[in-house]
RNA sequence: GCCCCCAUAGUGCAGCGGCCCAGCACGCCGCCCUUUCACGGCGGUAACGCGGGUUCGAAUCCCGCUGGGGGUA
Numbered sequence: 001g002c003c004c005c006c007a008u009a010g011u012g013c014a015g016c017g018g019c020c021c022a023g024c025a026c027g028c029c030g031c032c033c034u035u036u037c038a039c040g041g042c043g044g045u046a047a048c049g050c051g052g053g054u055u056c057g058a059a060u061c062c063c064g065c066u067g068g069g070g071g072u073a
Base pairs, nucleotide, nucleotide: 001072002071003070004069005068006067007066010026011025012024013023018056027045028044029043030042031041032040049065050064051063052062053061
């Protein structure tokens, strides 16, 4: 250089064009419980890497860029 894959809360994942202004677990915060801590219960917190395009509608499809991983002379 070329080819392939990946990018979603602080972390790990789900999502496969409309049920999603996005869900689950852990984390963090508050309250309850407890003499206290832990466990447990309830509530809250926070995300689609960036820019275009397609579409009535995009996290999802297409193009470019950025970053990461793998392959190859």